This is a predicted structure of a 346-nucleotide part of an RNA (small-subunit ribosomal RNA, central domain) from an uncultured bacterium. Model confidence (mean pLDDT): 90 of 100. Its Rfam family is "Bacterial small subunit ribosomal RNA". Gene Ontology terms of the family: structural constituent of ribosome and ribosome.
[in-house]
Context: one part of a larger RNA
RNA sequence: UUGGGUUUAAAGGGUGCGCAGGCGGCGCGACAAGUCAGCGGUGAAAUCCGGGGGCCCAACCCCCGAAGUGCCGUUGAUACUGCCGCGCUGGAAUGCGGUCGAGGCGGGCGGAACGUGGCGUGUAGCGGUGAAAUGCAUAGAUAUGCCACAGAACCCCGAUAGCGAAGGCAGCUCGCCAGUCCUGCAUUGACGCUCGGGCACGAAAGCGUGGGGAUCGAACAGGAUUAGAUACCCUGGUAGUCCACGCCGUAAACGAUGGACGCUCGUCGUCGGCGACAGACAGUCGGCGGCCAAGCGAAAGUGAUAAGCGUCCCACCUGGGGAGUACGGUCGCAAGGCUGAAACUC
Numbered sequence: 001u002u003g004g005g006u007u008u009a010a011a012g013g014g015u016g017c018g019c020a021g022g023c024g025g026c027g028c029g030a031c032a033a034g035u036c037a038g039c040g041g042u043g044a045a046a047u048c049c050g051g052g053g054g055c056c057c058a059a060c061c062c063c064c065g066a067a068g069u070g071c072c073g074u075u076g077a078u079a080c081u082g083c084c085g086c087g088c089u090g091g092a093a094u095g096c097g098g099u100c101g102a103g104g105c106g107g108g109c110g111g112a113a114c115g116u117g118g119c120g121u122g123u124a125g126c127g128g129u130g131a132a133a134u135g136c137a138u139a140g141a142u143a144u145g146c147c148a149c150a151g152a153a154c155c156c157c158g159a160u161a162g163c164g165a166a167g168g169c170a171g172c173u174c175g176c177c178a179g180u181c182c183u184g185c186a187u188u189g190a191c192g193c194u195c196g197g198g199c200a201c202g203a204a205a206g207c208g209u210g211g212g213g214a215u216c217g218a219a220c221a222g223g224a225u226u227a228g229a230u231a232c233c234c235u236g237g238u239a240g241u242c243c244a245c246g247c248c249g250u251a252a253a254c255g256a257u258g259g260a261c262g263c264u265c266g267u268c269g270u271c272g273g274c275g276a277c278a279g280a281c282a283g284u285c286g287g288c289g290g291c292c293a294a295g296c297g298a299a300a301g302u303g304a305u306a307a308g309c310g311u312c313c314c315a316c317c318u319g320g321g322g323a324g325u326a327c328g329g330u331c332g333c334a335a336g337g338c339u340g341a342a343a344c345u346c
Base pairs, nucleotide, nucleotide: 003318004317005316006315007300008299012314014201015200016199017198021194022193023192025088026087027086028085029084031082033081034080035077036076037075038074039073040072041071042070049065050064051063052062053061054060091191092188093187094186095185096184097182098181100179103177104176105175106174107173108172109171110154115149116148117147118146119145120144121143125136126135162169163168206247207246208245209244210243211242216240220236221235222234223233258313259312260311261310262309263308266291267290268289269288270287271286272285273284274283295302296301319346320345321344328339329338330337331336
């Protein structure tokens, strides 16, 4: 190991692909392994249960029966499962046509702003704050004009919007790659769903090597504040933030809600397609949202994007602390990750 559960009480794996495994559409036929029935064999005795009996009773003992849920053999049944054969198109997939999007990768280009440098104008302050000071500035700052360089991010549009499996994705443009959706037709003919292990992807921070370095900015320094101020505020500022390649593999990786399929009252908005060309709002398929019927729920709430009604598969939970710790194993350069206790205690 049952049972009951997993939005918020403990509990959905970060996400996908997928081997084994589990589960699996419609019709016909065959077999009879599972399944069901009859019969036979076996299922030791004691014990247990029912009936009867013996010790005065009981415990105890004796006799008979039942039971022994099982296994084996044999004969039969064929609805369901299975296996085999034939067929089907509604599931699934592919092609043709159309469409959509910040989906991914690579290249090119653009403007604004910040910073810096050069030249000019110009003069006594600038900056910063609650107020200040540190800081910068007559060796000419701040402000302002022109030129140049560099790195990073892309205002408005912008959304209650879109795309992606998730992480995530936003200037313009070109190329390559992938995908959703829609319509009608064609093709294959169950090719499907899920998935332990496995493989791949996986924000930020962090790590290795090399580059880059404008802004911001852990650490750090200084100035303030304060009883103190190893902070909040201010002036600076290294790593980092950016790029290439290689690691890491975590997160409030969240919808705190695993995936797939079918079924279940309405209403409002919006995105993409189809259809329609007009009495413009209705219809339909797919997505994103708001409000709600029934139902569900401890309630909050949820309610065709279910947390409703069902089926299949996976993951996970089982009082709090100790503890996501120790030990062992494994992965990693390290940081650390994954797996993951117990004593003790309430």